Predicted 3D model of a 73-nucleotide RNA (transfer RNA) from a Bacteroidales bacterium.
RNA sequence: GCGGAAUUAGCUCAGUUGGUAGAGCGUUGGCUUCCCAAGCCGAAGGUCGCGAGUUCGAACCUCGUAUUCCGCU
Numbered sequence: 001g002c003g004g005a006a007u008u009a010g011c012u013c014a015g016u017u018g019g020u021a022g023a024g025c026g027u028u029g030g031c032u033u034c035c036c037a038a039g040c041c042g043a044a045g046g047u048c049g050c051g052a053g054u055u056c057g058a059a060c061c062u063c064g065u066a067u068u069c070c071g072c073u
Base pairs, nucleotide, nucleotide: 001072002071003070004069005068006067007066010025011024012023013022019056027043028042029041030040031039049065050064051063052062053061
């Protein structure tokens, strides 16, 4: 230099042919208990790495770019 993969909640990850952003764990409130743990019922938490484009509409399509990993030269 060229090619490929990954980037989504605090963490680990789903989310397919574009149409309301989710789960588990964690955090937190309540119930239960003498207390704790466990269990049960809720809640908060996201500019979907960043910027632009296409579209009525983008996590998803296109272009550029950042970081990490792999391969080739």
It matches the Rfam family "tRNA". Gene Ontology term of the family: triplet codon-amino acid adaptor activity. NCBI's taxonomy places the organism under Bacteria, Pseudomonadati, Bacteroidota, Bacteroidia, Bacteroidales.